[in-house]
Context: one part of a larger RNA
RNA sequence: GAACGAACGCUGGCGGCAGGCUUAACACAUGCAAGUCGAACGAGAAGGUUCUUUCGGGAACUGGACAGUGGCGCACGGGUGAGUAACGCGGGGGAAUUUACCAUGGAGUGGGGGAAAACAUUUGGAAACGAAUGCUAAUACCGUAUACGCCCUUAGGGGGAAGGAUUUAUCGCUAAAAGAUUGGCCCGCGCUAGAUUAGUUAGUUGGUGAGGUAAUGGCUCACCAAGGCUACGAUCUAUAUCUGGUUUGAGAGGAUGAUCAGACACACUGGGACUGAGACACGGCCCAGACUCCUACGGGAGGCAGCAGUGGGGAAUAUUGGACAAUGGGGGAAACCCUGAUCCAGCGAUGCCGCGUGAGUGAUGAAGGACUUAGGUUUGUAAAAGCUCUUUUACCAGGGAUGAUAAUGACAGUACCUGGAGAAUAAGCUCCGGCUAACUCCGUGCCAGCAGCCGCGGUAAUACGGAGGGAGCUAGCGUUGUUC
Numbered sequence: 001g002a003a004c005g006a007a008c009g010c011u012g013g014c015g016g017c018a019g020g021c022u023u024a025a026c027a028c029a030u031g032c033a034a035g036u037c038g039a040a041c042g043a044g045a046a047g048g049u050u051c052u053u054u055c056g057g058g059a060a061c062u063g064g065a066c067a068g069u070g071g072c073g074c075a076c077g078g079g080u081g082a083g084u085a086a087c088g089c090g091g092g093g094g095a096a097u098u099u100a101c102c103a104u105g106g107a108g109u110g111g112g113g114g115a116a117a118a119c120a121u122u123u124g125g126a127a128a129c130g131a132a133u134g135c136u137a138a139u140a141c142c143g144u145a146u147a148c149g150c151c152c153u154u155a156g157g158g159g160g161a162a163g164g165a166u167u168u169a170u171c172g173c174u175a176a177a178a179g180a181u182u183g184g185c186c187c188g189c190g191c192u193a194g195a196u197u198a199g200u201u202a203g204u205u206g207g208u209g210a211g212g213u214a215a216u217g218g219c220u221c222a223c224c225a226a227g228g229c230u231a232c233g234a235u236c237u238a239u240a241u242c243u244g245g246u247u248u249g250a251g252a253g254g255a256u257g258a259u260c261a262g263a264c265a266c267a268c269u270g271g272g273a274c275u276g277a278g279a280c281a282c283g284g285c286c287c288a289g290a291c292u293c294c295u296a297c298g299g300g301a302g303g304c305a306g307c308a309g310u311g312g313g314g315a316a317u318a319u320u321g322g323a324c325a326a327u328g329g330g331g332g333a334a335a336c337c338c339u340g341a342u343c344c345a346g347c348g349a350u351g352c353c354g355c356g357u358g359a360g361u362g363a364u365g366a367a368g369g370a371c372u373u374a375g376g377u378u379u380g381u382a383a384a385a386g387c388u389c390u391u392u393u394a395c396c397a398g399g400g401a402u403g404a405u406a407a408u409g410a411c412a413g414u415a416c417c418u419g420g421a422g423a424a425u426a427a428g429c430u431c432c433g434g435c436u437a438a439c440u441c442c443g444u445g446c447c448a449g450c451a452g453c454c455g456c457g458g459u460a461a462u463a464c465g466g467a468g469g470g471a472g473c474u475a476g477c478g479u480u481g482u483u484c
Base pairs, nucleotide, nucleotide: 001484002483003482004481006480007479008478009477010476013355014354015353016352017351018350020347021313026311027310028309030308031307032306035072036071037070040069041068047062048061049060050059051058052057079266080265081264088191089190090189092187093186094185097183102179104177107174108173109172110144112142113141119134120133121132122131123130124129150159151158152157164171165170192238193237194236199229200228201227204226205225206224207223208222209221210220211219241263242262243261244260245256246255247254248253268289269288270287271286272285291302292301293300294299319345321344322343323342327341328339329338330337331336358389359388360387361386368379369378370377371376395420396419397418398417399416403411428473429472430471431470432469433454434453435452439468440467441466442465443464449456450455
């Protein structure tokens, strides 16, 4: 000198853009953050219309709430960086693989069956939640028929599918093929420090054969062999997500990994599987543990490292806001619903950038202050008055977008435009011994204090404190911390 997710002190007018728990992966009250489909299915409350009535009601049509079966989604999006020195990441190769939805072109979609929710009745429990009996639909479930492709095969043969809906235009369903996209796996290379860590390893290293997986493989198992790694640093210990990048530097290099983007890992702690195309699953399940809460003491409930917010920790980091209008995502044929993703608004000079706080003229060089050789000098055209202007910003009034159009705007009557009044609404901070731009007086008297280094202060201190003056930067200025 540059940089910062900064903090602290003094000060503070406006706007645009960005960014805002670096600490306790500490504990969390409350609300919201993942639903949707009636064009898969049964049942159907309230309400509405009509008819009837012995005024209690009843019937038909409509309606579609709450729940239930079923489908798709919930594996995305959002958060965090604890763990991890590893095929985890990076860039480069590879073969033994997967891929719901999507797009492509062919093939098929016949005929049957049995249940169980909801519901009804009974019943257990404080609750959470159940239990028994009975009834029922389906694109839920199961045989059967068929099989161009498909799978197995001893090559003879054997095995395997489907589901309908509707407003009749379509949307679906099944098996295979090839595509796109996505993922899993393997390998050579690169990726912190320590030898005051020198030996390490028993499924360990390899083989054969099985099992398992979508798939290769000690991935697992049986048997056999005795191997494998290591001074080019194994093992152990410590530290640490990695990268594109960021920052500094002429570069080489150093430091770093906030925001944004890609990958990985995690979801109270540890373990496990289920479902599924995909998870060993943040707002799913089971078990164990710690903690918190409810309880009728028998038993139950919970997981903010989602968005806000609270306590705590800390030098320190925001609103329990608005909207789905846009972009995108899920469901749906659609209308539409959901979306703390997202888009916006709020808070804070946290940063970068831009603008303003007026411009010109005005010498009795006013008063006041400071200094003084007491003559004057300086503050200083600075001020004020006066004269001539301007109106950015702020204020008032009117108009008023783009973003989105067939329609739909949270932002927002915002940005912006026009008009109006009036200099009106707006300046501080640090420093002045040398380095280093900027000097005098007073006070103090090795005291009080200053200080980045050298060093100042013990009675004439340009170095302490105040004042006047000056220098620098400016809505900031200084200090501290960290990096180059």
The prediction has a mean pLDDT of 85. Predicted 3D model of a 484-nucleotide part of an RNA (small-subunit ribosomal RNA, 5' domain) from an uncultured prokaryote. It matches the Rfam family "Bacterial small subunit ribosomal RNA".